Record summary
A computed fold for a 116-nucleotide RNA from Stappia sp. BW2, annotated as Guanidine-I riboswitch aptamer. The model forms 100% of the base pairs in the Rfam consensus. Model confidence (mean pLDDT): 82 of 100. Rfam family: Guanidine-I riboswitch aptamer. About the family: This family represents a conserved RNA structure found upstream of the ykkC and yxkD genes in Bacillus subtilis and related genes in other bacteria. The function of this family is unclear although it has been suggested that it may function to switch on efflux pumps and detoxification systems in response to harmful environmental molecules. It was read from a public genome assembly, where an Rfam model found it.
RNA sequence: GUGCAGAGCGCCUAGGGAUCCGAUCGCAAGACGAUGCAGGACCGAGAGGCGCAAGCCGGUUGCGUGGCAUAUGCCAACAUAGACCGGUGACACGGCGGGACAAAAACCCGGGAGAC
Numbered sequence: 001g002u003g004c005a006g007a008g009c010g011c012c013u014a015g016g017g018a019u020c021c022g023a024u025c026g027c028a029a030g031a032c033g034a035u036g037c038a039g040g041a042c043c044g045a046g047a048g049g050c051g052c053a054a055g056c057c058g059g060u061u062g063c064g065u066g067g068c069a070u071a072u073g074c075c076a077a078c079a080u081a082g083a084c085c086g087g088u089g090a091c092a093c094g095g096c097g098g099g100a101c102a103a104a105a106a107c108c109c110g111g112g113a114g115a116c
Base pairs, nucleotide, nucleotide: 008052009051010050011049012048015043016042020040021039022037023035024034025033026032055088056087057086058085059084060083061082065076066075067074068073091111093114097109098108099107
């Protein structure tokens, strides 16, 4: 320098609209319309929080295998499946534009383009 693989899940928050419920206004009233409206509910972070997991490192035990014995048991390989215990589970500046759901967003395209 190049290539391959991987970068998980849940809850919550920043943030976000408006299908449903509610609210306010319009309408004589209603149907309906308008308004995101500190509401219910909903979407929601790779680079936000918390927790869990895969993986990796170390340790304990030692399925199974081999030998002796042939009932139990003992020995061997600085080893080993699985289980359990502890640790680790990093770092990260980032458009324009497009996409989905009713619609929008820091969601998805995207750890992208680009920058250092």